Molecule: transfer RNA
Organism: Nitrososphaerota archaeon
């Protein structure tokens, strides 16, 4: 240097082929219930530049361009 792959809440991931109506689970964390008290279990609740930047489109996490980091491969 090529080639493929992947960056989505604090971590872990799911939605991307086929573009829409509130980004969805899980654990962690907060707050009620439960209990003498914890734990567990139950309910609720905060939490997301959807890797940066352009572009297309009425509308992009989700198409297309670049650029970055990472992992594999190949030289």
């Nucleotide at each position: 240097g090529g080639g493929c792959c992947g960056g989505u809440c604090g971590u872990c991931u799911a939605g991307c082929a086929u573009g829409g109506u509130u980004a969805g689970g899980a654990c962690a964390u907060c707050g009620c219930u439960c209990u003498g008290a914890c734990a567990c279990a139950g309910c609720g609740a905060a939490g997301g530049u959807c890797g940066g930047c352009g572009g297309u489109u009425c509308a992009a996490g989700u198409c297309c361009g670049u650029c970055u980091c990472g992992g594999c491969c190949c030289a």